[in-house]
Molecule: c-di-GMP-I riboswitch aptamer
RNA sequence: ACCGAAUAAAGGCAAACCCGCUGAAAAGCGGGGACGCAAAGCCAUGGGUCCACCGAGUUGCGCUGGACAGCCAGGUUGCCGGU
Numbered sequence: 001a002c003c004g005a006a007u008a009a010a011g012g013c014a015a016a017c018c019c020g021c022u023g024a025a026a027a028g029c030g031g032g033g034a035c036g037c038a039a040a041g042c043c044a045u046g047g048g049u050c051c052a053c054c055g056a057g058u059u060g061c062g063c064u065g066g067a068c069a070g071c072c073a074g075g076u077u078g079c080c081g082g083u
Base pairs, nucleotide, nucleotide: 001083002082003081004080012037013036017032018031019030020029021028022027035070041076042075043074045073046072047071048068049067050066051065052064054062055061
């Protein structure tokens, strides 16, 4: 550097749902819980989705701010095995 993630080793993370707290909301954090995950580690850069304000004036478009890394891509770091 590339390939793989397997009935292997060492381990890791934790969807839905429930409880508590924060937030206007999306959502986040802690505890329980495991659907899954080989980057389900980290980063909102591009697309996408969601929330809120505003504009036009109508169901979608534009703007601004926010959220999602377990939607896809990209960047970056890394465990194990093989070459």